The prediction has a mean pLDDT of 80. Predicted 3D model of a 72-nucleotide RNA (transfer RNA) from a Gemmatimonadaceae bacterium. Its Rfam family is "tRNA". Gene Ontology term of the family: triplet codon-amino acid adaptor activity. By type it is a transfer RNA.
[in-house]
């Protein structure tokens, strides 16, 4: 220098045009002599950034940023 892939909740990931979700964790509560386990509840994110397309974008397109793999 070139090619490909990834970026969504604190962590790991799903969702691939029509109002953003799960598991784990954290918080509170129940249970227990107590702890763990288990059960319940509410909380939390607008999707890396900037533009574009569209009635509508996490999703499609372009650029930028960060990360990974391969080639030279």
């Nucleotide at each position: 220098g070139g090619g490909c892939c990834c970026u969504u909740a604190g962590c790991u990931c799903a969702g691939c045009g029509g109002u953003a979700g799960a598991g784990c964790g954290a918080u509170c509560g129940a249970c227990u002599c107590a702890u763990a386990a288990u059960c319940g509840a509410g909380c939390g994110u607008g999707c890396g950034c900037u533009g574009g397309u569209u009635c509508g974008a996490a999703u499609c397109c372009a650029g930028c940023a960060g990360g990974g793999c391969c080639c030279a």